[in-house]
Context: one part of a larger RNA
RNA sequence: GGAUUAACGCUAGCGGCAGGCCUAAUACAUGCAAGUUGAACGGGAUUGGUUGUAGCAAUACGACCAUGAGAGUAGCGCACGGGUGCGUAACACGUAUGCAACCUACCUAUAACUGGGGGAUAGCCUCCCGAAAGGGAGAUUAAUACCGCAUAACAUUGCGAAGUGGCAUCACUUUGCAAUUAAACCUCCGGGGGUUAUAGAUGGGCAUGCGUCCGAUUAGCUAGUUGGUGAGGUAACGGCUCACCAAGGCUUCGAUGCGUAGCCGACCUGAGAGGGUGAUCGGCCACAAUGGAACUGAGACACGGUCCAUACUCCUACGGGAGGCAGCAGUAGGGAGUUUUCGGCAAUGGGGGCAACCCUGACCGAGCAACGCCGCGUGAGUGAUGAAGGUCUUCGGAUUGUAAAACUCUGUUGUGGAGGACGAAUGGUAGGGAUAGGUAAUGAUCUCUAUUUGACAGUACUUCAUUAGAAAGCCAUGGCUAACUAUGUGCCAGCAGCCGCGGUAAUACAUAGGUGGCAAGCGUUAUCC
Numbered sequence: 001g002g003a004u005u006a007a008c009g010c011u012a013g014c015g016g017c018a019g020g021c022c023u024a025a026u027a028c029a030u031g032c033a034a035g036u037u038g039a040a041c042g043g044g045a046u047u048g049g050u051u052g053u054a055g056c057a058a059u060a061c062g063a064c065c066a067u068g069a070g071a072g073u074a075g076c077g078c079a080c081g082g083g084u085g086c087g088u089a090a091c092a093c094g095u096a097u098g099c100a101a102c103c104u105a106c107c108u109a110u111a112a113c114u115g116g117g118g119g120a121u122a123g124c125c126u127c128c129c130g131a132a133a134g135g136g137a138g139a140u141u142a143a144u145a146c147c148g149c150a151u152a153a154c155a156u157u158g159c160g161a162a163g164u165g166g167c168a169u170c171a172c173u174u175u176g177c178a179a180u181u182a183a184a185c186c187u188c189c190g191g192g193g194g195u196u197a198u199a200g201a202u203g204g205g206c207a208u209g210c211g212u213c214c215g216a217u218u219a220g221c222u223a224g225u226u227g228g229u230g231a232g233g234u235a236a237c238g239g240c241u242c243a244c245c246a247a248g249g250c251u252u253c254g255a256u257g258c259g260u261a262g263c264c265g266a267c268c269u270g271a272g273a274g275g276g277u278g279a280u281c282g283g284c285c286a287c288a289a290u291g292g293a294a295c296u297g298a299g300a301c302a303c304g305g306u307c308c309a310u311a312c313u314c315c316u317a318c319g320g321g322a323g324g325c326a327g328c329a330g331u332a333g334g335g336a337g338u339u340u341u342c343g344g345c346a347a348u349g350g351g352g353g354c355a356a357c358c359c360u361g362a363c364c365g366a367g368c369a370a371c372g373c374c375g376c377g378u379g380a381g382u383g384a385u386g387a388a389g390g391u392c393u394u395c396g397g398a399u400u401g402u403a404a405a406a407c408u409c410u411g412u413u414g415u416g417g418a419g420g421a422c423g424a425a426u427g428g429u430a431g432g433g434a435u436a437g438g439u440a441a442u443g444a445u446c447u448c449u450a451u452u453u454g455a456c457a458g459u460a461c462u463u464c465a466u467u468a469g470a471a472a473g474c475c476a477u478g479g480c481u482a483a484c485u486a487u488g489u490g491c492c493a494g495c496a497g498c499c500g501c502g503g504u505a506a507u508a509c510a511u512a513g514g515u516g517g518c519a520a521g522c523g524u525u526a527u528c529c
Base pairs, nucleotide, nucleotide: 001529002528003527004526006525007524008523009522010521013376014375015374016373017372020368021334026332027331028330030329031328032327035076036075037074040073041072047066048065049064050063051062052061053060054059083287084286085285092212093211094210095209096208097207098206099205102204103203107200108199109198110197111196112195113194114193115149117147118146125138126137127136128135129134155180156179157178158177159176160175161174162173163172164171165170185192186191213259220250221249222248225247226246227245228244229243230242231241232240262284263283264282265281266277267276268275269274289310290309291308292307293306312323313322314321315320340366342365343364344363348362349360350359351358352357379409380408381407382406389400390399391398392397413470414466415465416464417463418462419461423456427452428451429450430449431448432447433446434445435444473518474517475516476515477514478499479498480497484513485512486511487510488509494501495500
C1' cells in the first nucleotide's frame, strides 16, 4: 500500500447493487417450512333448489336434483428443495481413467399384452379399556389395496450347437429343448393409466493412477491382519462376512500413533514465482439432541419417518405419555460482534393432478443496520472598502480571504401536485381458422383475435411548480510523513507505531488560530499478503 462476513470512537443528506452469528453442532416459547389426487375407492356432514304429506303458519318427515367439508383405504411425492461444518488426513475432495463387476422411479423410442376369478380390511355402526396418548372386541363394505388361475419371450434358470470378437476371468450374435415368471382399471368417451421386454436419457454405486497440513521431543505397526480355496451376502467386485489352509502385509521415499482441518472451482495479495484464505455464489462430501439399528422404497440406513439406549425439557388422574429450529422468522445465553415472530406465490423452479387448481419461509420482494463497493449532493458565476470578528505581530502590518456580505443564476437532490410502468409468458373464458381427405354434431391438438392474471407498488420513471433554502465531518500537523505559530503546563498532567517528547520560551502534552490529508465518512484495533 492492498484486502476484510469485521468491531470500537467521533460524525452522518440520498440512491443503486451486493453481503449480514466468524463465538455455544448451546438450549429453545410461538407460528409457518410437504403435500396432492374424487379421472383409483367406499362413504357422505353441510348447504341450496324443486316437490309430496301433516299443519293456519313456523316447522317436521319423505322423494328428486345439485353441492360436496372433515376423516379413512389406495397412488405418487416426502431420498428433491432448505440448513450446518460436528466428524473426517480419507479414494473425503480434485484430476485422469476403468466396470468383460453394477443399479436407475418419473421421462423418451420400439415391440407385445391388458383374459378370467377369489377372500379380506380400514372407514362407518354397536360396545369395552384409558386422565391422556392411544388401544381392544363384534358386525358390515369398496378399490388401480391383497391373493390364486390363464396366456407369454427378445426376460431368468438349466442342458446344448454354430459363428464373430476380445482384455486373463470372458463378451456378443444366431439357434434347439425344458422349466419359471405379468397386468388394473378409471373416464367428461376426447383421454388418462397398467404389465413385460429392449434401447436411450438422467441420476447414482464401485475400483484405480497422481495430488492434498504439522511435528521423529511419535519408530516400529498389524490376527480378518496379508494371500489362497470354498461358501454366504450384495444391484455389483471384494476378508464385505464365515470355515479351512498358508505366513504374510505396511514402514526412515516416514508406517503407526498425536495434533489440526470439511475438499474444490475460486477469493485476497504479489510484476511474477509464491504466500494466505475456503464468508457470499457453484460442485462434491459429512451430519440432523448424543450413540446404535433396521423397515419401507427405484432411491434412505431417512433434518420436520420408525425402533432401542442415554442426557435434557414438558404433561400426568402417578398407572403412563410427549418432544428435538445445524429450515424461515423469533427468544434466552455466549460474545467486541451480526437483522423482521413482514408481503406474495405475480415471476422462475419444484411436488401432486388429464386439467382447473392446490401446496411451496425454495424463490421473488419489502423492512433493519454507512457493513462494503459504486454514483450523486451539500450550490454555480461575479464580487477588494482586501469589511467586521478571530489569530499572530517587529505595532508598520500579516493571515483567515473571493472566503463572507452583496448582485446575477441553477434546481441535481428535497418538498408539493399530476401522470404512471417493464417484469405477463401462460392458464381460463368467448369467438374464428387449420390438422381433416365426404356431411353434421361433439371432442382433441395447433393457431389467431378479444378479455382476464402483479406481492413488489401508486414503487421506479416522466412532468409541472417552488425555495440556496434542509444536508460536513474526521484525523493529523518533531522525523519517518503532506502540513506551524501563540498561550497554558513545568519529568507534573500527559503523548507514543519506531526513534523518542515533557525538569520555565515544548512546531512532540492541552487549548486556540492557521495549515495538510481524506470525505458521508474519517481514525483506531484485529487478521492476511
Molecule: small-subunit ribosomal RNA, 5' domain
Organism: Bacteroidota bacterium